[in-house]
RNA sequence: GGAGGCACCGAGGUGAUCGCUGGCGUCGUGAGACGCGGGAGGAAAGUCCGAGCUCCACAGGGCAGGGUGCUGGCUAACGGCCAGUCGGGGCGACCCGAAGGAAAGUGCCACAGAAAACAAACCGCCGUCCUCGGGCGGCAAGGGUGAAAAGGUGCGGUAAGAGCGCACCGCCCCCUCGGUGACGAGGGGGGCACGGCAAACCCCACCCGGAGCAAGACCACGCAGGGGGCGCGUUGCCCGCGCGAUGCCCCCGGGUUGGUUGCUCGAGCCCGCCGGCAACGACGGGCCUAGAGGAAUGAUCACCGGGCGGGAGACCGCCUCACAGAACUCGGCUUACCGAUGCCUCCGGCG
Numbered sequence: 001g002g003a004g005g006c007a008c009c010g011a012g013g014u015g016a017u018c019g020c021u022g023g024c025g026u027c028g029u030g031a032g033a034c035g036c037g038g039g040a041g042g043a044a045a046g047u048c049c050g051a052g053c054u055c056c057a058c059a060g061g062g063c064a065g066g067g068u069g070c071u072g073g074c075u076a077a078c079g080g081c082c083a084g085u086c087g088g089g090g091c092g093a094c095c096c097g098a099a100g101g102a103a104a105g106u107g108c109c110a111c112a113g114a115a116a117a118c119a120a121a122c123c124g125c126c127g128u129c130c131u132c133g134g135g136c137g138g139c140a141a142g143g144g145u146g147a148a149a150a151g152g153u154g155c156g157g158u159a160a161g162a163g164c165g166c167a168c169c170g171c172c173c174c175c176u177c178g179g180u181g182a183c184g185a186g187g188g189g190g191g192c193a194c195g196g197c198a199a200a201c202c203c204c205a206c207c208c209g210g211a212g213c214a215a216g217a218c219c220a221c222g223c224a225g226g227g228g229g230c231g232c233g234u235u236g237c238c239c240g241c242g243c244g245a246u247g248c249c250c251c252c253g254g255g256u257u258g259g260u261u262g263c264u265c266g267a268g269c270c271c272g273c274c275g276g277c278a279a280c281g282a283c284g285g286g287c288c289u290a291g292a293g294g295a296a297u298g299a300u301c302a303c304c305g306g307g308c309g310g311g312a313g314a315c316c317g318c319c320u321c322a323c324a325g326a327a328c329u330c331g332g333c334u335u336a337c338c339g340a341u342g343c344c345u346c347c348g349g350c351g
Stems, first nucleotide, its partner, number of pairs: 001347007009339001012304007020039002023036005041323001045334002048332005053212004060239004065208005070084005085099001086097004100203002105201002107197003122143002124139007151169006170192001171190008216261004226252004231243003268287005274281002305320006
């Protein structure tokens, strides 16, 4: 100097003034006033996964459908995370991978090419025959085509060739050893049987009931004992189960569309220590950290700090920044972002 990994911060800080919102206290019949302290994020976002919670049978069976897909672990759970295996990339630190099955079946493999897997031969090589240009037979080593051509390299062999034979590599089968396992190491056997595609259908293994805080509960207000149905029970179909069978059920129509609750103490956060390579877990101590609802979280000024521009300098001018903004709550993933910090590591140059 360049690069890799991990972690962390991000409306700059302080003060003053004026506001908004909800909590507590005091005053007030009340509207409200005053005081005190609280008030967006690392992604609150996309709503892509997984859960909690609520209602429907506390949720049952089958089909259909969907999802996941190397191994072991973590977790409430996951398509997440950690550790590994294998494959690929990088000099390296490291990074990336939808990474089960193609000897169950079906299908596809554009163009080119003789041929895309049943098989087959354009050029060529070899043998042979004939009226020199071909016929017949052998071969698949060489050329050519292609993303991909029926194991690869070499030696032998042969008319030319070919796993035809042999050595090594690859492949298949078996055994031993190591590992929880994916897998690895070694040995033996077999001339080789099996082209690729499953982000094609499909097969295998595992998982999945539906709808969602506009869930759901309560109060108030209001309307019309008006019409229709025989079944209804929030899954596409079947079964099963439950409820009801003339109503207190369902649909349409009409009415109300106000308030309370759910609503923030939770798989919570911080610190220490222990176990574990780690993800994570156990224990001890401490803390309470927005709860709005046509939806608050803002604005101005001063000083300090920071950034940018101009200037030789003194100094002057401008900016206070990006992405974005809670809406039942968590765990993840992904995406966006002006900038700022710490630690470890790799490569190169110079001394």
Predicted 3D model of a 351-nucleotide RNA (Bacterial RNase P class A) from a Haliangiales bacterium. It matches the Rfam family "Bacterial RNase P class A". It is annotated as a ribozyme. Model confidence (mean pLDDT): 78 of 100. The gene name in the source record is rnpB.